Context: one part of a larger RNA
RNA sequence: GGAUGAACGCUGGCGGCAUGCUUAACACAUGCAAGUCGGACGGGAAGUGGUGUUUCCAGUGGCGGACGGGUGAGUAACGCGUAAGAACCUGCCCUUGGGAGGGGAACAACAGCUGGAAACGCUGCUAAUACCCCGUAGGCUGAGGAGCAAAAGGAGGAAUCCGCCCGAGGAGGGGCUUGCGUCUGAUUAGCUAGUUGGUGGGGUAACGGCCUACCAAGGCGACGAUCAGUAGCUGGUCUGAGAGGAUGAUCAGCCACACUGGGACUGAGACACGGCCCGGACUCCCGCGGGGGGCAGCAGUGGGGAAUCUUGGACAAUGGGCGAAAGCCCGAUCCAGCAAUAUCGCGUGAGUGAAGAAGGCCUUAGGGUUGUAAAGCUCUUUUAUCCGGGACGAUAAUGACGGUACCGGAGGAAGAAGCCCCGGCUAACUCCGUGCCAGCAGCCGCGGUAAGACGGGGGGGGCAAGUGUUCUUC
Numbered sequence: 001g002g003a004u005g006a007a008c009g010c011u012g013g014c015g016g017c018a019u020g021c022u023u024a025a026c027a028c029a030u031g032c033a034a035g036u037c038g039g040a041c042g043g044g045a046a047g048u049g050g051u052g053u054u055u056c057c058a059g060u061g062g063c064g065g066a067c068g069g070g071u072g073a074g075u076a077a078c079g080c081g082u083a084a085g086a087a088c089c090u091g092c093c094c095u096u097g098g099g100a101g102g103g104g105a106a107c108a109a110c111a112g113c114u115g116g117a118a119a120c121g122c123u124g125c126u127a128a129u130a131c132c133c134c135g136u137a138g139g140c141u142g143a144g145g146a147g148c149a150a151a152a153g154g155a156g157g158a159a160u161c162c163g164c165c166c167g168a169g170g171a172g173g174g175g176c177u178u179g180c181g182u183c184u185g186a187u188u189a190g191c192u193a194g195u196u197g198g199u200g201g202g203g204u205a206a207c208g209g210c211c212u213a214c215c216a217a218g219g220c221g222a223c224g225a226u227c228a229g230u231a232g233c234u235g236g237u238c239u240g241a242g243a244g245g246a247u248g249a250u251c252a253g254c255c256a257c258a259c260u261g262g263g264a265c266u267g268a269g270a271c272a273c274g275g276c277c278c279g280g281a282c283u284c285c286c287g288c289g290g291g292g293g294g295c296a297g298c299a300g301u302g303g304g305g306a307a308u309c310u311u312g313g314a315c316a317a318u319g320g321g322c323g324a325a326a327g328c329c330c331g332a333u334c335c336a337g338c339a340a341u342a343u344c345g346c347g348u349g350a351g352u353g354a355a356g357a358a359g360g361c362c363u364u365a366g367g368g369u370u371g372u373a374a375a376g377c378u379c380u381u382u383u384a385u386c387c388g389g390g391a392c393g394a395u396a397a398u399g400a401c402g403g404u405a406c407c408g409g410a411g412g413a414a415g416a417a418g419c420c421c422c423g424g425c426u427a428a429c430u431c432c433g434u435g436c437c438a439g440c441a442g443c444c445g446c447g448g449u450a451a452g453a454c455g456g457g458g459g460g461g462g463c464a465a466g467u468g469u470u471c472u473u474c
C1' cells in the first nucleotide's frame, strides 16, 4: 500500500447494485415450508319437486414426498480434483418390435357392539388401474435334458386419446475400480488376524474378505506406515510484476449430516431433514394405565457473542410436483422491508462582491490573518418535497413488485458535513494552560516554568457521507 461476510468511536443527505450468526451442529413458543389426481375405485355430503347434471370430501389406489431448501458436526478418505477403466442399475423422457386370453380371493371406507382419558383398538359387508392363480412368450437360467416369468383399464357419440405388460436401443442420472495430486508433528517407528492371498459356499444391480468355512503366511512402513492434532474438497477469492503466500462468505460442482447412537422397510432411486422401529438425553400432555415432539427449511424467540435483518407480499415471471385438462400446491423463486456492511454515482449550490466590514486569533502595536470567506446583488433547481401522467418485464388473457422506474409541472438556496491529524517517519504552526503532574505514544520518544509531541483556542493539512481505531491476511 492492498484486502475484509467485519466490529467499535464520532458523524450521517439521496439513489443503483450486492451482502448480512464467522460465536453455541446451543435449546426452541407460534405460523407457514409437499402435495396432487373424482378422466383408477367403492362410498358420503351439498344442491334440485324428480331424472339428468354440478361441486366438495375422509378412505382404498397411483405418482411425487430420494428433487428443491439448510448446515459444515464428522471426514486426511478414491472424500475431493484430474485422467482413465469394466463387472453394473436406471421411474419419468425419446426411438423401435411384439402383446393385454381365462378365472379367483380379500382389505379399508361404511355399519355395529364394545375397550380406552387420549394415542388407538374388536366384529361384519364391499369396489378398483389394489392382490392372487391358470394359459401364452423372439426374454431369463442351464454343458445337456430341461426349468421359469406378464398385463388394466379410463375418457369420448365416434374418430381417437391417455394409460398397462414383455423385449431392444438411446439420452440424462447413479453405483463401482484405478494412476497421479491433496495440512502439521518422529518430543509418534514399528503397524496389521478378515489382517494379505487362494479354494468352496453365500451375498449384491455389479467386481471384491463384502460375508463365511478351510488352507497358506502373508500385507504396509524412513519414498514416513501406525498414532496424534487440525480440516469438508474444488471452480474460485485476496495479494503479488511473477514465482508464490493466504483463504474456501456470497455464486457454481461434488461430499457428508438432519436431537444423539443403531437398524431396516417401501421404492427405479433412501438406509430417507418436515417417513418407520429400537436405545439414550432433553422437553410437553396425562384420568398415572400410557402417549406426543425434533427449525443445520422461511420468518421469529431465548442464550452465547465485539457482531449479523421482517413472525412481510405474490405465485405475475423462472422453475418444480401432480393432473387429459381446467387447475391446485411450492418461505424454491421473484419482490418488498431493515443495516453507510461493501462498492459505484450524485448532492449539500453558481456568478459577482474590498469599506479587505464586524467578531475571533496573533502582534515588534505599525499591522498580519481568518478572507471573496460572510453580508449585499444577480442566477440555477440536480436531489429532497408537492401535483399530474405512467411503463418494459406478458407474442391472446394473467403484474406481487407498483401508481414503482421514468416523464412533465410548481415553489424556494431552500432540507443536506463530518472525522482524523499538524516533533521526525509524514502533508500541515502559533498562543494560552499545565509543570516528570495531568497526560500522549505505531516506532524513535515527548512532559521536571516560555512544550510546534500533554489539554484548550486560533490557524493549517488529509480524506469525505464518511472518517479514525482494532482484529486477520498478502
Base pairs, nucleotide, nucleotide: 001474002473003472006470007469008468009467010466013346014345015344016343018341019339020338021304026302027301028300030299031298032297035063036062037061040060041059043057044056045055046054070257071256072255079182080181081180082179083178084177085176088174089173090172093170094169095168096167097166098165099164101134102133103132104131110124111123112122114121115120139148140147141146153162154161155160183229184228185227190220191219192218195217196216197215198214199213200212201211202210232254233253234252235251236247237246238245239244259280260279261278262277263276282293283292284291285290310336312335313334314333318332319330320329321328322327349379350378351377352376359370360369361368362367383415385410386409387408388407389406393401418463419462420461421460422459423444424443425442429458430457431456432455433454439446440445